[in-house]
This is a predicted structure of a 100-nucleotide RNA (Glycine riboswitch aptamer) from a Planctomycetota bacterium. The prediction has a mean pLDDT of 84.

RNA sequence: CUUCCAGCACGGGGAGAGUUCCAGGGCGCGACGCGUCCGGACGCCGAAGGGGCAAGCGCGAACGCGCGAAACUCUCAGGCCCCAGGACCCGGGUUGGACC
Numbered sequence: 001c002u003u004c005c006a007g008c009a010c011g012g013g014g015a016g017a018g019u020u021c022c023a024g025g026g027c028g029c030g031a032c033g034c035g036u037c038c039g040g041a042c043g044c045c046g047a048a049g050g051g052g053c054a055a056g057c058g059c060g061a062a063c064g065c066g067c068g069a070a071a072c073u074c075u076c077a078g079g080c081c082c083c084a085g086g087a088c089c090c091g092g093g094u095u096g097g098a099c100c
Base pairs, nucleotide, nucleotide: 003098004097005096006095007094008093010091011090012089013088018042020041021040022039024038025037026036027035028034029033043080044079045078049076050074051073052072056067057066058065059064
């Protein structure tokens, strides 16, 4: 300086998938039903986080080995009414770097 990059906090926007089932257990209620939490069953989602790899690059005589991205992919985790969370985008703020 506030042009570019990055971190942090704040504000705004922000999708998807069962309000499924269980003479299961706890709690509550206006009570034989409902709600909520836990547990279990099956079915799903992908945009916290996490795992995987292509081109390419490097090493190597070679077989091979290493590095190597994602919104792709896997669904470990998380999620499937609302709330919360939420990659990413935008805004100004602040700190640092690049630059002068």